Context: one part of a larger RNA
C1' cells in the first nucleotide's frame, strides 16, 4: 500500500458498499414452490327474479318488514388432471482430474416452454379417485364393497415418419451423407371458451421440417507441494462379436492377443473448488479467489433407481446408518451449507422486520395467486467518499498553568469582549421522481372474415408506492448539541520540569533505567492524523 478484519480509547451526521474467515457443528419457532374451475366430476355458500303466508301504513292496491318454498347469476374448494417444481436461493464438504479457463470438433448426440413452416385434430371402449357405506389402528396412514368424470388411461383408421434391404441419381472425410422409386414391419390426436350450431376467433392437441435457446461427449493446452514417494497397472492396453446409451466409447460382457503409463516425474502421500478478477508492484513477478459474474460439486452420512425434455432431484421416493422426537410398546416423524433466528465454537460478524410498489421467475385467456429471489428499511465507523464541531474583529499581549538566570518567556488572537452567519440541529409547512403496465370506457386503425364476438397497434380518461410524510424545499430560533487518538533518543516530524533510581519500567532495531533520564511515569508545551487514532495479525 491493502483488509469480509479483531483488540484498545474515543465517537456528531449522511451517501454508498459490506458483514460467520472458526464447527459441512445440532437445530425450537415462523415463513422460503406454487397455479390453474377457460380440463373434470362432485360438495358446499348462495345474489336477482316468481308466485305465496302474516304483520304494519294507509294515496283499499300499492309499499316496507318478516316467514318457508322455486330459482339459479356468483363464489369457494379436498379429489382426479395439467403446468411448474431440475429455475431461482446457500454452501466450499469433497475434487488435482468425470473439475476450471483458452482454443476446437461432433459425418457420434439430445432439447419442454418459444418463433417460423407444412398438414391433421376421425371412430370407439373399460375402469378409478373424490363420493357413499362398512371396518383396522393410539397415530401415522389404510383394508373391503357399491357409483361416477375428464384434456387421465386404452383400442381402431389414416397420414407423415422410423428401421432393415433392393434400384437408381449426386455428392463428401475412412466409417458415410443426401434425392428419387419398390415392397414389408412399425406407427397420431383432446378438447375448453366465446351468444357457440360441425360453419367464425381464441387457446389448446397430434405429426414432420427449420430456428432459437439450454445441455452431452470428445480433443489439444494451461495453471501446486514432497523423489526423505520410483516403479505402477488384469477391464488394466488393444482387437472381433454382443449388449447398452440420446449419443461415441471396456461403458459392460464373451473370447484372443500382451500390451499400456513412466525421470519430460507415472504411482503415491499432502495441500486445494477454478476462473473473469481482487491486492501490491515501474514492469516482469508475488500473493489471493470475500462480496459481484460465469462454471463445478455438495444438500444429516452412504447407497440406488423412480417420474420427466430435463435430475439419480436441498425443502421428492426408497433401503442402511447415526442422532432428535411422538408412542396406546405393535409402531410411526424429521434434516436451515434458503430467509430471519438459537444454541455452541470462537479474537469475530447483523432483525425470528416491511412489500410484491418495481425487476425478475411460476400458473392462469385473463382478473389474479405466489414468491425470505428481489426492493426497502433495522443493527455494527467494518470500508471509501463527503459534510461539520463555527467565521470575521480583537493586546490590557488578561487571569491561570508551565519554566525562569526572577529581567521575563511560553500557552497567545488563543480565552473574554463586539458584529456575523445558521452548515448541522430542532419545530412547523408544503412534498416528490421511482409508475411502465394490466385492467376498464371511449375513438381511430390493421390483417381475415359472410357478418359478429374476438386478435394486433396507436390515442385519450380513470386506477397501482413497501420505502414514506422519506428524499427535497420553505419559514423560524439557537454558537447553541458535536474532539479526539498516538507520539516526541537515533532511524523519525516534534523538549522542558519534577518523580524514579539497573528499582518500577519501556522497546520494531540499535538500546534507555545503578540521584542532575529530551528513551520509565506524570504535567507543560510541541508534532502527526482526525471522527477517528494507535496496536495485532496476513498479503506484495
Nucleotide at each position: 500500500g491493502a483488509u469480509g478484519a479483531a483488540c484498545g480509547c474515543u465517537g456528531g451526521c449522511g451517501g454508498c458498499g459490506u458483514g460467520c474467515c472458526u464447527a459441512a457443528u445440532a437445530c425450537a419457532u415462523g415463513c422460503a414452490a406454487g397455479u390453474c374451475g377457460a380440463a373434470c366430476g362432485a360438495a358446499g355458500a348462495g345474489a336477482a327474479a316468481u308466485a305465496g303466508c302474516u304483520a304494519a301504513g294507509c294515496u283499499u292496491g300499492c309499499u316496507u318488514a318478516g316467514c318457508a318454498a322455486u330459482g339459479g347469476a356468483u363464489c369457494u374448494u379436498a379429489g382426479u388432471g395439467g403446468c411448474g417444481a431440475a429455475c431461482g436461493g446457500g454452501u466450499g464438504a469433497g475434487u488435482a482430474a468425470u473439475a476450471c479457463a483458452u482454443a476446437a470438433a461432433u459425418a457420434a448426440c439430445c432439447u419442454g416452454c418459444c418463433u417460423c413452416g407444412a398438414c391433421g385434430u376421425c371412430u370407439g371402449g373399460g375402469a378409478u379417485a373424490a363420493c357413499a357405506g362398512u371396518u383396522g389402528g393410539a397415530a401415522a396412514c389404510g383394508g373391503c364393497u357399491g357409483c361416477u368424470a375428464a384434456u387421465a388411461c386404452c383400442g381402431g383408421a389414416u397420414a407423415a415418419g422410423u428401421u432393415a434391404c433392393c434400384u437408381g441419381a449426386a455428392g463428401g472425410c475412412a466409417u458415410c451423407u443426401u434425392c428419387a422409386g419398390a415392397a414389408a414391419a412399425c406407427g397420431a390426436a383432446a378438447g375448453a371458451u366465446g351468444g357457440g350450431a360441425u360453419a367464425c376467433a381464441u387457446c389448446g392437441c397430434a405429426u414432420c421440417g427449420a430456428g432459437a435457446u439450454g445441455g452431452a461427449u470428445u480433443u489439444a493446452u494451461g495453471g501446486c507441494g514432497c523423489a526423505u514417494u520410483a516403479g505402477u497397472u488384469a477391464g488394466u492396453u488393444g482387437g472381433u462379436g454382443a449388449g447398452g446409451u440420446a449419443a461415441c466409447g471396456g461403458c459392460u460382457c464373451a473370447c484372443c492377443a500382451a500390451g499400456a503409463c513412466g525421470a519430460u516425474g507415472a504411482u503415491g502421500c499432502g495441500u486445494a473448488g477454478c476462473c473473469g478478477g481482487c491486492c501490491u508492484g515501474a514492469g516482469a513477478g508475488g500473493g489471493u479467489g470475500a462480496c459481484c459474474g460465469g462454471c463445478c460439486a455438495c444438500a444429516c452420512u452412504g447407497g440406488g433407481a423412480c417420474u420427466g425434455a430435463g435430475a439419480c432431484a436441498c425443502g421428492g421416493c426408497c433401503c442402511a446408518g447415526a442422532c432428535u422426537c411422538c408412542u396406546a410398546c405393535g409402531g410411526g416423524a424429521g434434516g436451515c451449507a434458503g430467509c430471519a433466528g438459537u444454541a455452541g465454537g470462537g479474537a469475530a460478524u447483523u432483525u425470528u422486520c416491511g412489500g410484491c410498489a418495481a425487476u425478475g421467475g411460476g400458473g392462469g385467456c385473463a382478473a389474479c395467486c405466489c414468491u425470505g429471489a428481489c426492493c426497502g428499511a433495522g443493527c455494527g465507523a467494518c470500508g471509501c467518499c463527503g459534510c461539520g464541531u463555527g467565521a470575521g474583529u480583537g493586546a490590557a499581549g488578561a487571569a491561570g498553568g508551565u519554566c525562569u538566570u526572577c529581567g521575563g518567556a511560553u500557552u497567545g488572537u488563543a480565552a473574554a469582549g463586539c458584529u456575523c452567519u445558521g452548515u448541522u440541529g430542532u419545530a412547523a409547512g408544503g412534498g416528490a421522481a421511482g409508475a411502465a403496465c394490466c385492467g376498464u370506457a371511449c375513438c381511430a386503425g390493421u390483417a381475415g372474415g359472410g357478418a359478429a364476438u374476438g386478435a394486433c397497434u396507436g390515442g385519450u380518461a380513470c386506477c397501482u408506492g413497501a420505502c414514506g410524510g422519506u428524499a427535497c424545499c420553505u419559514u423560524a430560533c439557537c454558537a447553541g448539541c458535536a474532539a479526539g487518538c498516538c507520539a516526541c533518543g537515533g532511524c523519525u516530524a516534534a523538549c522542558u520540569a519534577c518523580g524514579u533510581g539497573c528499582c518500577a519500567g519501556c522497546a520494531g532495531c540499535c538500546g534507555c533505567g545503578g540521584u542532575a533520564a529530551u528513551a520509565c511515569g506524570u504535567a507543560g508545551g510541541u508534532g502527526g492524523c482526525a471522527a477517528g487514532c494507535g496496536u495485532u495479525a496476513u498479503c506484495c
Small-subunit ribosomal RNA, 5' domain from an uncultured organism, 540 nucleotides, folded computationally. Its Rfam family is "Bacterial small subunit ribosomal RNA". The full RNA is in RNAcentral, with records from ENA, Greengenes and SILVA. The prediction has a mean pLDDT of 81.